A computed fold for a 167-nucleotide RNA from uncultured Eubacterium sp., annotated as Lysine riboswitch aptamer. The sequence is in RNAcentral, with records from MGnify. The source organism's lineage runs through Bacteria, Bacillota, Clostridia, Eubacteriales and Eubacterium. The prediction has a mean pLDDT of 81.
RNA sequence: GGUAGAGGCGCGGUGAUUAAGAUUAGUUCUGCGGAUGAUGUUUAGAUCAGAAGAAACAGAAUGAAAGGAUGAACCGCCGAAGUGAAGAAUCGCUGAACAGGUUCUUUGCUGGUCUUAUGGAUAAUAUCCAUCGGACUGUCAUCUAAGAUACUAGAUGGAGCGCUACC
Numbered sequence: 001g002g003u004a005g006a007g008g009c010g011c012g013g014u015g016a017u018u019a020a021g022a023u024u025a026g027u028u029c030u031g032c033g034g035a036u037g038a039u040g041u042u043u044a045g046a047u048c049a050g051a052a053g054a055a056a057c058a059g060a061a062u063g064a065a066a067g068g069a070u071g072a073a074c075c076g077c078c079g080a081a082g083u084g085a086a087g088a089a090u091c092g093c094u095g096a097a098c099a100g101g102u103u104c105u106u107u108g109c110u111g112g113u114c115u116u117a118u119g120g121a122u123a124a125u126a127u128c129c130a131u132c133g134g135a136c137u138g139u140c141a142u143c144u145a146a147g148a149u150a151c152u153a154g155a156u157g158g159a160g161c162g163c164u165a166c167c
Base pairs, nucleotide, nucleotide: 001167002166003165004164005163008078010077011076012075013074014073018069026062027061028060029059030058031057036049037048038047039046040098041097042096043095044094045093081110082109083108084107085106086105087104088103089102090101091100111137112136113135114134115133117131118130119129120128121127139158140157141156142155143154144153145152
């Protein structure tokens, strides 16, 4: 340097199902109201609706979806993957700024699983993410014990750019 592997509630993806979303948004009608309202926010336009009655508020009827989640199955795998920062492209009527979504690049952190607390996202006490801590577990190194190198057990410490086997 190459090839093949290991960790285990192991990681990620796919479409369908299911629960929730939801006494919701939206639409229609009525009352009230009396001039604005809609296209993520602001601003400048453009378009549409509006005294044949806008917004807000109240009542009645009707009534979704998306993102996220989910057991089984299949697929790709073991920096699997996740996440912070920066940059680029793209998305929604147009321009600018801000915010958000998706993809890619560079770089930092994290061995893996579970979990308390705190904070964030979200309709959500579901779930996900980040930080400190805790438990378990794999791997290597050092030390100790029995001791025959090995193997087993314990303690401490490190990190996947690692570890093991073969060439």